[in-house]
This is a predicted structure of a 103-nucleotide RNA (SAM riboswitch aptamer (S box leader)) from Metabacillus lacus. Its Rfam family is "SAM riboswitch aptamer (S box leader)". Rfam describes the family as follows. The SAM riboswitch is found upstream of a number of genes which code for proteins involved in methionine or cysteine biosynthesis in Gram-positive bacteria. The coordinates come from a structure-prediction model, not an experiment, and the mean pLDDT is 86.
RNA sequence: CUCUUAUAAAGAGCGGUGGAGGGACGAGCCCUUUGAAACCCGGCAACCGGCUAUCAUAUAGCACGGUGCUAAAUCUUGCAGCUGCAAUGCUGAAGGAUAAGAG
Numbered sequence: 001c002u003c004u005u006a007u008a009a010a011g012a013g014c015g016g017u018g019g020a021g022g023g024a025c026g027a028g029c030c031c032u033u034u035g036a037a038a039c040c041c042g043g044c045a046a047c048c049g050g051c052u053a054u055c056a057u058a059u060a061g062c063a064c065g066g067u068g069c070u071a072a073a074u075c076u077u078g079c080a081g082c083u084g085c086a087a088u089g090c091u092g093a094a095g096g097a098u099a100a101g102a103g
Base pairs, nucleotide, nucleotide: 001103002102003101004100005099006098007097013041015040016039017038021031022030023029025078026077027076028075042070043069044068047066048065049064050062051061052060053059054058074095079092080091081090082089
């Protein structure tokens, strides 16, 4: 990097360093000097491993190890179908993200 499977409307600081950007991409709409990114600490979750219990190919729990996450539904939308004069609404994809496995 590619493929496969699974997940997503819940949850997470009024901390430190830092100084201008950030929310993948386009469009939109937002966040940000009342302090962006990044790093540290803290926290959340429980995908994989580990451990514990039991009615043990499983379920529940712990949070020790490996990730991940910590504004807004995956912020909305980008393609297709349905609805409707329209605005809009609904559904499913695609794209992106994370985990585990394979190449």